This is a predicted structure of a 101-nucleotide RNA (THF (Tetrahydrofolate) riboswitch aptamer) from a Clostridiales bacterium.
RNA sequence: UACAGAGUAGAAAGUACGCAUAAAGUGCCGAUGGACGGGAAGUUGCUGUCGGACGACGCGGUCGAAAUACGACCGGAUGAUGUGCUUUCGCAUCCGCUGUC
Numbered sequence: 001u002a003c004a005g006a007g008u009a010g011a012a013a014g015u016a017c018g019c020a021u022a023a024a025g026u027g028c029c030g031a032u033g034g035a036c037g038g039g040a041a042g043u044u045g046c047u048g049u050c051g052g053a054c055g056a057c058g059c060g061g062u063c064g065a066a067a068u069a070c071g072a073c074c075g076g077a078u079g080a081u082g083u084g085c086u087u088u089c090g091c092a093u094c095c096g097c098u099g100u101c
Base pairs, nucleotide, nucleotide: 002100003099004098005097010089011088012087013086014085015084016083017082018081019079020078021077028052029051030050031049032048033047034046038095039094040093059075060074061073062072063071064070
């Protein structure tokens, strides 16, 4: 020098433990920040805060109670729901790392 490889933020699926249904969370729009292969700059995704629009079974059973309401427990259902673990996928430009010749 050439070739090959490793490595991010994240994404999908499975699984476990949860959260909410008295509506948070998630997704969408606007404004404004942040982090992102080992380094630099950068694209694309990701994400915090604020504001706005939209939106979802408090359903069943047992007990307390004179009864409704209310409370506790158990179960089910729903949500573009949270986190951990596993598997798969996983930046491009320059420089760097590992291996081979």

About this RNA:
Model confidence (mean pLDDT): 76 of 100. Its Rfam family is "THF (Tetrahydrofolate) riboswitch aptamer". The family has 101 seed sequences and 747 matches in Rfam 15.1. RNAcentral holds the sequence, with entries from ENA and Rfam. The model forms 91% of the base pairs in the Rfam consensus.